[in-house]
Molecule: RNase P RNA; transfer RNA
Organism: Dehalococcoidia bacterium
């Protein structure tokens, strides 16, 4: 210098003018007898979107279902250890895979519990032999001459074999040597796997050693195993105000209905429940102080925890957080020899009960650590 | 806020238990027929299976993320 990897961060700035919303205060007005309270108007001061506010994919807080136990169905997770309020998240480690490397990725329990599937091809896809190889047996046919209980070839029969060929994504461990009638872990060496033992580690697992122990794959097929899971959601829920139509239909009649997906038990309720129809469509609380933010110390490899100090940082309800001008910053286009000038533009996106994560979108920029290559000293 | 469904040719839909080449009707193009057109007959083109990954020997199908469209409930 070029290419790259990982992590952290910013994501337009300053000023003027005009607006919006919330809080608080001054002044004025209206209403209630008045202190005061509520509302309206005016003015001043202060606060006012994000790293993802998004998707709503997980997990919680909070609230209600009176409370509780058991079962079923269903769902989720799935190497080990830790962190956390909790998690499908995070950290560290093990194993596997990719990359020259920094580094990245992994739904990574069980296929000797059972069931199922493995198209086409192929003999065979789970328990098999097509071609081939091998010895044996008897019959037949043919050749040869040494004329025999001869020998060679072909054919047939029931056997042995899984070396070789061929098929396939996958063919019963692989390669080599010995061995054999031919072969085969039949035997041996090395390698892969499995099992036992010993040692190390909390553990996943690793190392060594022994045993020839060696018939596939798929569980993101059903399933099995282990662990976990009550339901609903701020339109939760509470209060105030306003409004009105039930001679409507059905169930039930003291044990049924209802009260939380289903079932059982227990409990509660005692004119209750379901459907249809009608009215209201206002306000207050919940509503922002919170597993919060910044910073320091200590413990821990780390995630994180504990303690000390400091801070308060949007609360709207058809939904505020904006518009415009000037200068600067950046990008693009045009002109220009250069300096420069002119014009256009400024990513993704926008709170709605609140947090912790994940995922996805994102113009441009900054910093740190590291890797590879080239060149120079 | 909560729950669910769908995406395959220009249009409407099959395919579904993973098995190779993804089909059907309408439409489109060419030829035949006709004086011309329609109808009819023959032939043909047209597909990233919404998208990006993964599992598998093999994915339109199975699993995960994303995108788009639609529906229901309070």
């Nucleotide at each position: 210098c070029a290419a790259g990897u990982a992590a952290a961060c910013c994501g337009g700035g300053u000023g003027g003018c005009c607006g919006c919303u919330c809080g608080c205060c001054u002044g004025g007005g209206u209403a209630a007898u008045a202190u005061u309270u509520a509302c309206c108007c005016u003015g001043a001061c202060g606060g006012g979107a994000g790293g993802a506010a998004a998707g709503u994919c997980c997990g919680a807080g909070c609230u209600c279902c009176a409370c509780c136990g058991g079962g079923c169905u269903g769902g989720a997770u799935g190497c080990u250890g830790g962190g956390u309020a909790a998690c499908u998240c995070c950290c560290a480690g093990g194993g596997g895979g990719g990359g020259u490397g920094a580094c990245c990725c992994c739904a990574c329990g069980g296929a000797a519990a059972g069931u199922g599937c493995c198209a086409c091809a192929g003999a065979a896809a789970c328990a098999u032999a097509c071609c081939g190889c091998c010895a044996g047996c008897g019959g037949c046919c043919g050749g040869c001459c040494g004329a025999g209980u001869g020998u060679c070839g072909g054919u047939g029969c029931g056997g042995g074999u899984a070396a070789g060929g061929g098929u396939g994504a996958a063919a019963u461990g692989g390669u080599g040597a010995g061995g054999u009638a031919a072969g085969a872990g039949c035997u041996c060496a090395c390698c892969a796997g499995c099992g036992g033992c010993u040692g190390g580690g909390u553990g996943a697992c690793c190392a060594g050693u022994c045993g020839g122990c060696u018939g596939g794959g798929c569980a993101a097929a059903c399933c099995c195993c282990a662990u976990c899971c009550g339901g609903a959601g701020c339109a939760a829920g509470a209060c105030c105000a306003a409004a009105u139509a039930g001679a409507g239909g059905g169930a039930g009649c003291u044990a049924a209905g209802g009260g939380u997906g289903c079932c059982c038990g227990g409990c509660c309720u005692a004119u209750u429940c379901c459907c249809c129809g009608g009215g209201u469509u206002g306000g207050u609380c919940g509503c922002u102080u919170g597993a919060c933010c910044c910073u320091g110390a200590u413990g821990g490899u780390a995630a994180c925890a504990u303690c000390g100090g400091g801070g308060c940082u949007a609360g709207a309800u058809a939904g505020a957080u904006g518009g415009u001008c000037a200068c600067c910053a950046c990008u693009c286009u045009g002109a220009u020899g250069a300096u420069u000038c002119a014009g256009a533009g400024u990513a993704c996106a926008g709170a709605a009960c609140u947090c912790g994560g994940c995922u996805u979108a994102c113009a441009g920029g900054u910093u740190u650590a590291c890797u590879u290559g080239a060149c120079c000293c | 806020g909560c729950g669910c469904u769908u995406g395959u040719a220009g249009c409407u839909c099959a395919g579904a238990u993973g098995g190779a080449u993804a089909g059907a009707g309408c439409g489109c193009a060419g030829c035949c027929c006709u004086g011309c057109g329609g109808a009819g007959g023959c032939u043909g083109a047209g597909g990233u299976c919404g998208u990006g990954g993964g599992u598998u020997c093999g994915a339109g199908a199975c699993c995960c993320g994303c995108c788009a469209a639609g529906c229901g409930c309070g």